[in-house]
Context: one part of a larger RNA
RNA sequence: CUAAGCUAAGGGAAUUCGGCAAAUUAGCCCUGUAUCUUUGGUAUAAGGGGUGCCUGCUCUGUGAGGAGCAGGUCGCAGUGACAAGGGGAGCCCGACUGUUUACUAAAAACACAGGUCCCUGCUAGUCCGAAAGGAUGUGAAUAGGGGCUGACCUCUGCUCACUGCCAGUACGUGAAAAUCCUUUCCAAGGGAACUAAGCGCUGGUAAAGAGCGGGCCUAACUCUGAGGCUCUCAUGGUAGCGUAAUACCUUGCCGGUUUAAUGCCGGCUUGCACCAAUGAGGCAACGAGGUUCCCACUGUCCCUAGCUUAGACCUG
Numbered sequence: 001c002u003a004a005g006c007u008a009a010g011g012g013a014a015u016u017c018g019g020c021a022a023a024u025u026a027g028c029c030c031u032g033u034a035u036c037u038u039u040g041g042u043a044u045a046a047g048g049g050g051u052g053c054c055u056g057c058u059c060u061g062u063g064a065g066g067a068g069c070a071g072g073u074c075g076c077a078g079u080g081a082c083a084a085g086g087g088g089a090g091c092c093c094g095a096c097u098g099u100u101u102a103c104u105a106a107a108a109a110c111a112c113a114g115g116u117c118c119c120u121g122c123u124a125g126u127c128c129g130a131a132a133g134g135a136u137g138u139g140a141a142u143a144g145g146g147g148c149u150g151a152c153c154u155c156u157g158c159u160c161a162c163u164g165c166c167a168g169u170a171c172g173u174g175a176a177a178a179u180c181c182u183u184u185c186c187a188a189g190g191g192a193a194c195u196a197a198g199c200g201c202u203g204g205u206a207a208a209g210a211g212c213g214g215g216c217c218u219a220a221c222u223c224u225g226a227g228g229c230u231c232u233c234a235u236g237g238u239a240g241c242g243u244a245a246u247a248c249c250u251u252g253c254c255g256g257u258u259u260a261a262u263g264c265c266g267g268c269u270u271g272c273a274c275c276a277a278u279g280a281g282g283c284a285a286c287g288a289g290g291u292u293c294c295c296a297c298u299g300u301c302c303c304u305a306g307c308u309u310a311g312a313c314c315u316g
Stems, first nucleotide, its partner, number of pairs: 001311008010302002014300001019297001027051005036041001038151001052073009074078001086295007093287002098110002114149007125136004152282004157212003162209002164205005171200003179192004213231005240274001241271001252268006
């Protein structure tokens, strides 16, 4: 010096991206327990006290034993070793238990119960196969398959112009074959009429793919603009939320937290470029998830030191 451990006066996160690591706590009995809540929970919340051994006695049990009362006694220490939760608060995400990159990622990703849409009446629909045949299923729409969303609560606005899908269609377009006409006969060839799907056309459909504006003026100081005018489009972003896991400017502004805060929380919000099942906003419980603060605790640090074991190293 390396690895694994042990101990440290005083301070106690000053360390660091960050309390990473370590320390604290720990079992059982008694007591006591806020906020929130889906009334189940949160909860071992938090916090406080006790804990060994000996003697006598009480209650209880068939018994082993269990529950207690009074007194005595030892140690620094009685769950004496081992084993054995640190706690609290705010916010984000995901409801939850679960699943995952076997060997750098366990998560906010996947799944999930629930919601909704589409296909399907069985010789069905979907899937495998060239076919025969097979699976779903010896099932039958309270069923099966597929897409999206993802407990629960309150909700889910406007647009069918584009793309897709569905339905209809007097009419237009629309290939070959068959039909008719035809170049002096035949043939090849030319032309006409008829015509399927499709397209045109007419409607529907957004929990289908998608989309959801600009300019000017205006109220008795100023500011603001309920309101008006105008261009344009299929319709011009509703509720809710909002400097956000989304905000460029940006360390926005105000308040709280700190001696000091590009952090966090609350509010405002003109949102570069939130927005309603690509779900929106809430939400108890849960999480080896992310982030901020507080208490306790500590060699993380001030600031290092000593010790143990095994190496490295030195001598033989």
Molecule: large-subunit ribosomal RNA, domain IV
Organism: Candidatus Iainarchaeum sp.